[in-house]
Context: one part of a larger RNA
RNA sequence: UGGCGGGGGAGCACCACAAGGGGUGGAUGCUGCGGUUCAAUUGGAUACAACGCCGGGAAUAUUACCGGGAGCGACGGCAGAAUGAAGGUCAGACUAAAGAUCUUGCCUAACAAGCCGAGAGGUGCUGCAUGGCCAUCGUCAGCUCGUGCUGUGAAGUGUCCGGUUAAGUCCGGUAACGAGCGAGACCCUCAUGUACUGUUGCUACUUUCCCCUCCGGGGGAGAGGCACUCUGUACAGACUGCCUGUGUUAAACAGGAGGAAGGAGAGGGCGACGGUAGGUCAGUAUGGCCUGAAUCUCCCGGGCUACACGUGGCUUACAAUGGCAAGGACAAUGGGUUGCGACUCCGAAAGGGGAAGCUAAUCUCACAAACCUUGUCUAGAUUUGGAUUGAGGGCUGAAACUCGCCCUCAUGAAACUGGAAUCCCUAGUAAUCGCUUGUCAACAUCGAGCGGUGAAUACGUCCCCGCUCCUUGCACA
Numbered sequence: 001u002g003g004c005g006g007g008g009g010a011g012c013a014c015c016a017c018a019a020g021g022g023g024u025g026g027a028u029g030c031u032g033c034g035g036u037u038c039a040a041u042u043g044g045a046u047a048c049a050a051c052g053c054c055g056g057g058a059a060u061a062u063u064a065c066c067g068g069g070a071g072c073g074a075c076g077g078c079a080g081a082a083u084g085a086a087g088g089u090c091a092g093a094c095u096a097a098a099g100a101u102c103u104u105g106c107c108u109a110a111c112a113a114g115c116c117g118a119g120a121g122g123u124g125c126u127g128c129a130u131g132g133c134c135a136u137c138g139u140c141a142g143c144u145c146g147u148g149c150u151g152u153g154a155a156g157u158g159u160c161c162g163g164u165u166a167a168g169u170c171c172g173g174u175a176a177c178g179a180g181c182g183a184g185a186c187c188c189u190c191a192u193g194u195a196c197u198g199u200u201g202c203u204a205c206u207u208u209c210c211c212c213u214c215c216g217g218g219g220g221a222g223a224g225g226c227a228c229u230c231u232g233u234a235c236a237g238a239c240u241g242c243c244u245g246u247g248u249u250a251a252a253c254a255g256g257a258g259g260a261a262g263g264a265g266a267g268g269g270c271g272a273c274g275g276u277a278g279g280u281c282a283g284u285a286u287g288g289c290c291u292g293a294a295u296c297u298c299c300c301g302g303g304c305u306a307c308a309c310g311u312g313g314c315u316u317a318c319a320a321u322g323g324c325a326a327g328g329a330c331a332a333u334g335g336g337u338u339g340c341g342a343c344u345c346c347g348a349a350a351g352g353g354g355a356a357g358c359u360a361a362u363c364u365c366a367c368a369a370a371c372c373u374u375g376u377c378u379a380g381a382u383u384u385g386g387a388u389u390g391a392g393g394g395c396u397g398a399a400a401c402u403c404g405c406c407c408u409c410a411u412g413a414a415a416c417u418g419g420a421a422u423c424c425c426u427a428g429u430a431a432u433c434g435c436u437u438g439u440c441a442a443c444a445u446c447g448a449g450c451g452g453u454g455a456a457u458a459c460g461u462c463c464c465c466g467c468u469c470c471u472u473g474c475a476c477a
Base pairs, nucleotide, nucleotide: 001477002476003474004473005472007471008470009469010468011467012466016461017460020425021424022423023422024421027316029314030313031312032311033310034309035307036306043054044053065302066301067300068299069298070297071296075117076116077115078114080111087107088106089105091103092102093101121291122290124289125288126287130285132280133279134278135276136275137274142181143180144179145178146177147176148157149156150155160173161172162171163170186269187268188267189266190265192236193235194234195233196232198230201226202225205224206223207222208221209220210219211218212217239262242256243255244254245253246252318418322377323376324375325374326373327372328371334365335364336363339358340357343354344353345352346351384415389410390409391408392407393406394405395404431453432452433451434450435449436448437447438446
């Protein structure tokens, strides 16, 4: 100087507790992992920080694994080669298939894988040789430097103390005075207003036409118009600026006014010096080692989908705050030319036959669902629940047997709120409801987003689990 202590003090956090809300742990299914099995079930990741992770939703391909079959050596040397190398090919044999190989011929005409080196290639090894990128400590507030001063020196001081803050944030004191990285500032989105903008957006007002009419009016289309909504751009606005109190007259804190917004307005981006020999050689790059006619490349088939079991994450439920039937209402983000496909016809449906428009504020995906109204079910493993299985049909694709998805009918399993334990969350949040998109020929209970409805309970504490700082002890380095 660090590290550690079931030493002390101060502060902080829903990856801590308390007060509450909702789950997981029990069931079914999906998915990942372990284990076992297998010809192969390719490989990596393993506390937080592996386990719906490698954008990893694998029918083939992907694909690295297994079985079978085939192909490939730039360049140099040796042996071979116009007494025909290498290549192509009818027929037959072999074969899952194949002039790949073999038999017998034919075509063409200069090189040559038999040997030795040397390569190309390698998702072969080493992330403990590396770059780059990422995770995590870290939703942290720390990490240092110059000069000066102190100490023989390692080093210390500054960075400490008293307040304060989300913060080494700021104020005051002080042998320190200043400075840098980090914090903040900054950038993006949302929330208010003003100005401009006016098509593909909007339609208050004016006007034309058509339809309905209970003559009050209502609906549709067009032309004006840019008022409003909206699109986009620029600017304004929030600074403890104002008031009262507390405080040291400070920094600041508590309350208030005005305001769309108030004390960091809300959410995100941005992640210091370093640590974890953290992860990745299987994204790419790359040192070394290995392989090199096979550990390279291609094809066919199989596997990654196995299944006594264990486990992580999620889905659907166990019902009446509900299920079912009929009718009615209101979104936003996004995607679209190998595409989205209105509309119409056929079909009970999945879907099929035609087909307008749209390279999109124009057309389209596209009926949002929870919700509301009415009816029904009446406490029963049921009109709850939907696993599993049988039959028939459809779609994608070269191909749905291993191993896809959808529709209809039938079948109707476990499950009656879940032990010890454990996870998330403080407001438009939790919970709940649907929608879009990525992947994508097809397949979403996944990821990333979007909007609808919309709570309860703290406004604290350091008791548990941790983190930061100061201080103290040390058989530790």

This is a predicted structure of a 477-nucleotide part of an RNA (small-subunit ribosomal RNA, 3' major domain) from a Candidatus Micrarchaeota archaeon. It was read from a public genome assembly. The source organism's lineage runs through Archaea, Nanobdellati and Microcaldota. It matches the Rfam family "Archaeal small subunit ribosomal RNA". Its Rfam clan is "SSU clan".